A computed fold for a 72-nucleotide RNA from Candidatus Nealsonbacteria bacterium CG11_big_fil_rev_8_21_14_0_20_37_68, annotated as transfer RNA. NCBI's taxonomy places the organism under Bacteria, Bacteria candidate phyla, Candidatus Nealsoniibacteriota. Model confidence (mean pLDDT): 84 of 100. Rfam family: tRNA.

RNA sequence: GGCUGUGUAGCUCAGUGGUAGAGCAAACGUUUCAUAAGCGUUAGGUCAGAGGUUCAAUCCCUCUCACAGCCA
Numbered sequence: 001g002g003c004u005g006u007g008u009a010g011c012u013c014a015g016u017g018g019u020a021g022a023g024c025a026a027a028c029g030u031u032u033c034a035u036a037a038g039c040g041u042u043a044g045g046u047c048a049g050a051g052g053u054u055c056a057a058u059c060c061c062u063c064u065c066a067c068a069g070c071c072a
Stems, first nucleotide, its partner, number of pairs: 001071007010024004018055001026042005048064005
């Protein structure tokens, strides 16, 4: 330098056009003499960035950035 893949909650990951979810973690409540475990509730997201297509984009297209792999 070329090609491919990945980027979504604090962490690990779903979601492949119709206003984003799970598990763990956190806070609160319940339970206990107390703690842990269990159960319930709540909060937490410019979906890496910019532009485009579309009535509508996490999703499709282009560019950029970061990381990983392959080739040279």